A computed fold for a 95-nucleotide RNA from an Actinomycetota bacterium, annotated as Glycine riboswitch aptamer. Rfam family: Glycine riboswitch aptamer. For this family Rfam cites "A glycine-dependent riboswitch that uses cooperative binding to control gene expression" (Mandal et al., Science, 2004). Its mean pLDDT, the model's own confidence on a scale to 100, is 81. NCBI's taxonomy places the organism under Bacteria, Bacillati, Actinomycetota.

[in-house]
RNA sequence: CAACCUCGUCCGGGAGAGAUCUCAGGCAGCCAGCCAGAGACGCCGAAGGGGCAACAUCCCCGGAACCUCUCAGGCCCAAGGACUGGACGAGACAG
Numbered sequence: 001c002a003a004c005c006u007c008g009u010c011c012g013g014g015a016g017a018g019a020u021c022u023c024a025g026g027c028a029g030c031c032a033g034c035c036a037g038a039g040a041c042g043c044c045g046a047a048g049g050g051g052c053a054a055c056a057u058c059c060c061c062g063g064a065a066c067c068u069c070u071c072a073g074g075c076c077c078a079a080g081g082a083c084u085g086g087a088c089g090a091g092a093c094a095g
Stems, first nucleotide, its partner, number of pairs: 001095001005091009018041001020040004025035003042075003048071001049069003055062001
């Protein structure tokens, strides 16, 4: 000096599931539509959270996920979004 790796920031990519029903409100208007809220039932899994295998241990503890549970969150768009591409910065290191 330093690839890979880890973390952070920025820019991008990023799925799934009721534009369902009832209630009341606002805009507007008297056909109808739009906005957001509460409740009901039905669904989704990729923020977060919980659970577990192999393994390991005398025993206990430990022990992963995109698997699973749906507490939370979400079900037009938007927002969010695990993960991911690039750039920059930091850490340590093979060399």